Small-subunit ribosomal RNA, 3' major domain from a wastewater metagenome, 477 nucleotides, folded computationally. The prediction has a mean pLDDT of 85. The full RNA is in RNAcentral, with records from SILVA. It matches the Rfam family "Bacterial small subunit ribosomal RNA".
Context: one part of a larger RNA
RNA sequence: UGACGGGGGCCCGCACAAGCGGUGGAUGAUGUGGAUUAAUUCGAUGCAACGCGAAAAACCUUACCUGGUCUUGACAUGUAGCGAAUCCUGCAGAGACGCAGGAGUGCCCGAAAGGGAGCGCUAACACAGGUGCUGCAUGGCUGUCGUCAGCUCGUGUCGUGAGAUGUUGGGUUAAGUCCCGCAACGAGCGCAACCCUUGCCAUUAGUUGCCAUCAUUAAGUUGGGCACUUUAAUGGGACUGCCGGUGACAAACCGGAGGAAGGUGGGGAUGACGUCAAGUCCUCAUGGCCCUUAUGACCAGGGCUUCACACGUCAUACAAUGGUCGGUACAGAGGGUUGCCAAGCCGCGAGGUGGAGCUAAUCUCAUAAAACCGAUCGUAGUCCGGAUCGCAGUCUGCAACUCGACUGCGUGAAGUCGGAAUCGCUAGUAAUCGCGGAUCAGCAUGUCGCGGUGAAUACGUUCCCGGGCCUUGUACA
Numbered sequence: 001u002g003a004c005g006g007g008g009g010c011c012c013g014c015a016c017a018a019g020c021g022g023u024g025g026a027u028g029a030u031g032u033g034g035a036u037u038a039a040u041u042c043g044a045u046g047c048a049a050c051g052c053g054a055a056a057a058a059c060c061u062u063a064c065c066u067g068g069u070c071u072u073g074a075c076a077u078g079u080a081g082c083g084a085a086u087c088c089u090g091c092a093g094a095g096a097c098g099c100a101g102g103a104g105u106g107c108c109c110g111a112a113a114g115g116g117a118g119c120g121c122u123a124a125c126a127c128a129g130g131u132g133c134u135g136c137a138u139g140g141c142u143g144u145c146g147u148c149a150g151c152u153c154g155u156g157u158c159g160u161g162a163g164a165u166g167u168u169g170g171g172u173u174a175a176g177u178c179c180c181g182c183a184a185c186g187a188g189c190g191c192a193a194c195c196c197u198u199g200c201c202a203u204u205a206g207u208u209g210c211c212a213u214c215a216u217u218a219a220g221u222u223g224g225g226c227a228c229u230u231u232a233a234u235g236g237g238a239c240u241g242c243c244g245g246u247g248a249c250a251a252a253c254c255g256g257a258g259g260a261a262g263g264u265g266g267g268g269a270u271g272a273c274g275u276c277a278a279g280u281c282c283u284c285a286u287g288g289c290c291c292u293u294a295u296g297a298c299c300a301g302g303g304c305u306u307c308a309c310a311c312g313u314c315a316u317a318c319a320a321u322g323g324u325c326g327g328u329a330c331a332g333a334g335g336g337u338u339g340c341c342a343a344g345c346c347g348c349g350a351g352g353u354g355g356a357g358c359u360a361a362u363c364u365c366a367u368a369a370a371a372c373c374g375a376u377c378g379u380a381g382u383c384c385g386g387a388u389c390g391c392a393g394u395c396u397g398c399a400a401c402u403c404g405a406c407u408g409c410g411u412g413a414a415g416u417c418g419g420a421a422u423c424g425c426u427a428g429u430a431a432u433c434g435c436g437g438a439u440c441a442g443c444a445u446g447u448c449g450c451g452g453u454g455a456a457u458a459c460g461u462u463c464c465c466g467g468g469c470c471u472u473g474u475a476c477a
Stems, first nucleotide, its partner, number of pairs: 001477002003474003007471007015461002019425005026316008034307002042053002064302007073127001077126002079123005086103006107116003129291002132289003138285002140280003143276001145274001150189006156165003169180003195268004200236007209226003214223002239262001242256005318418001322377006334365003339358002344353003384415001389410007431453007
C1' cells in the first nucleotide's frame, strides 16, 4: 500500500421488511447429471453451466457409430499432355461409384496452320485437408463484479524509502454530482450531456391514409375536402427558469404556481482502470504439436430422440373470480413473389378446390383473446383436468418405422393448491389475455418483439446478501 475481520461509523441496492404471484408436490415439454449403448458427437459446471452454443437433429445438418469406397484427393495454386463445355439413354449396385452407347462442337486472335481464355480428363510432384490436441502459448469476441462510482496522471510539496498528498474533511447528490474548506494546483478515462424511442404543440406535405361541412352508397363506396385523426421530416418545449421556506450570503433540499410533462419525465443504446490463467483453438484468425492409402474425403443405414433414477427451467392443471354453449365489441407491432393467398364451393375438422388482388398506409396473413350480454352446470375426481392408448384421417417432404406436426371419434391417468427450502416484481410494473417475427419444406409449451385488462405494498434499515467511502486490528501478500 492492499486484502481480510462472527471490528467501528456513514450510505446504497426488490438486499431485508411490507405486499402480490410463483418454484419445491402432479402430468407433460425441454436441458443437464448418471446409467446404458456399436455410437448415444463436442463444448458450457456456484453466483456468472443446465428452453445454454442450437434463430428449428426424419435424410441433409452431423462433427459420432457400423458397413461399403477413394488416395494430388470433396476444396486452392502451379507444371505437362489430351479433349470443347455440356446433355441424354441403358445395365449392375443400398448408394458412393463402375461399365457401355449416343448427341454435341461454342468464345477471342488468325487467310490457314496454329495460339489464347474458360471448362473437363489423365500423370507425377510441390502441396491440399483435419469440428485432431493445447483457451494454461494467443488475437478477436463475450460473461461477471456493475451502469457500481470509481481508476489514474503531470507539476509541486512531505517522507531515507516503499509511498503519501491531490481523491481526505463539513455539507449535498443517482453520481469523485456540485459547493465550501484545505500544500496543493491542474488534467485524463469513467458520471452527466450529446444519440434513438415515447409523452405535448407548431410548421411543411395529403396518397394507398382521414371524413367535420355538401351530395351519394350496402360500404369513405364515389364526387368533393385536407379541418380532424394519422403518417414522416423540421422545429419548439423543462432550465431548479419563477415564488415561499430551510441552509453557511453556498451547493442543495422541501413545498407551491404555471405546464402535456418537474427536478435524470418513462424506456433504450452506451459498461472506466481492472478481477476471475472466467468462457470460446467447434464462428473466425493464429503459434506449437500431431495425422497424411488417414485423425483427410465420399456414400447408405443407424445414432445425437435410449431410461431404474437425480436436478434445473418452463407449459397445463387441480376449478364456480370457473368450465361449456350462443350472441356481440375493441389493438399494436410485424411478415409476404421459390411468397401472402381473398370471395365462392366441398369437408364435422385438419384441409382441399378455386382463382381475384398484391413487390404492399392499396392486396393478403387476419375472426385478436381475456372483457361484456344471456343460458347451463352446483362442489362432485365432477359438464374440473387433460396425460396415456386405440381407430380413422390431413399436410409437408425422394422418404414420417426408428423419429414430424395437426384433425375427428373413442379412452379418460395423476392431480383437491403442494415439506424443509427457494425465486421474481416498486407502475402501465406484477399478474393475466391474446397477436406477430426470426429459424423454417414441415415442426415452438423455447426465444425475440407487440399491444389489451390491470393491482397490492414500502413503517423502516435492527437483521440476511452484495456493494461504496472513512477509520481501526492483523503471526496474511